A computed fold for a 121-nucleotide RNA from Pseudonocardia sp., annotated as Guanidine-I riboswitch aptamer.
Model confidence (mean pLDDT): 81 of 100.
It matches the Rfam family "Guanidine-I riboswitch aptamer". For this family Rfam cites "New RNA motifs suggest an expanded scope for riboswitches in bacterial genetic control" (Barrick et al., Proc Natl Acad Sci U S A, 2004). Its family is annotated with regulation of gene expression in the Gene Ontology.
RNA sequence: AUGGGGCGCGCCUAGGGUUCCGCUCCCGGUCCACACCGGGAGGCCUGGUCCGAGAGGUGCAGGCGGCGUCGUCGGCUCGUCCGGCGGGAUCGCUCCACGGCGGGACAAAAACCCGGGAGAC
Repeated sequence: AUGGGGCGCGCCUAGGGUUCCGCUCCCGGUCCACACCGGGAGGCCUGGUCCGAGAGGUGCAGGCGGCGUCGUCGGCUCGUCCGGCGGGAUCGCUCCACGGCGGGACAAAAACCCGGGAGAC
């Protein structure tokens, strides 16, 4: 300097906003009040639904390697030997990771996506 790989999904959490529910306030229905119904405002309303991590958790799969085993083909020094392909079982590994601005989607926002990006070391 160049090329390739560092993968996927489910569940959960940090976090997120406000479509729906709830909550609070205001207005009206109405006969005071209560309850109920309708409309409006509020996420600087704890919440339920919802979104949700490459650098968070967990599980499954995938990948790599080892031991042994079954089938088949081949080799030679014909040995319970060596090698190729395929199957299933079992064990191990799957590391590291600072990160904008800006833009995008859904109702909207975000550690979601652009993005293991730009950049830094």